A computed fold for a 72-nucleotide RNA from a marine sediment metagenome, annotated as transfer RNA. The RNAcentral record of the sequence draws on MGnify. Rfam family: tRNA. The coordinates come from a structure-prediction model, not an experiment, and the mean pLDDT is 82.
């Protein structure tokens, strides 16, 4: 230098073009308990950043910004 992989709540994930973007966990809350844990109910919380097809894009394209690998 050149290919190729990724990047969604704190953290770990799932989501092959149309649902309110789900799940664990964690964290608040409240019930449970003498108390803590454990249990159960609920609540907050995310698409790297810009463009661009498109009726509509987390999802396809480009480019940038990280992080990984192969290779001269």
């Nucleotide at each position: 230098g050149c290919c190729c992989c990724c990047a969604u709540c704190g953290u770990c994930u799932a989501g092959c073009g149309g649902u309110c973007a789900g799940g664990a966990u964690a964290u608040c809350a409240g019930g449970u308990u003498c108390u803590c844990a454990u249990c159960c109910u609920g609540a907050a919380g995310a698409c790297a950043g810009g463009g661009g097809u498109u009726c509509g894009a987390g999802u396809c394209c480009c480019c940038u910004u990280g992080g990984g690998g192969g290779u001269g």